[in-house]
Molecule: Fluoride riboswitch aptamer (crcB RNA motif)
Organism: Deltaproteobacteria bacterium
RNA sequence: UUAAAUAAGGGGGAUGGAGUUCCCCUGAACCGCCCAAAAGGGCUGAUAACUCCUACCGAUGG
Numbered sequence: 001u002u003a004a005a006u007a008a009g010g011g012g013g014a015u016g017g018a019g020u021u022c023c024c025c026u027g028a029a030c031c032g033c034c035c036a037a038a039a040g041g042g043c044u045g046a047u048a049a050c051u052c053c054u055a056c057c058g059a060u061g062g
Stems, first nucleotide, its partner, number of pairs: 009026005016053006032043004
């Protein structure tokens, strides 16, 4: 100096925040679906899962 291992730390799971649990990554994990050659057009959901809040959508009542 380089590489590997271990430890610690950190990050991620299609749009926000919090708690719990699970999984994944260490420069990766991750970055939704349908039609279309492309351009372009259309569709669902704020969760990885559960609960709560916020935003959004629909219905009813005041």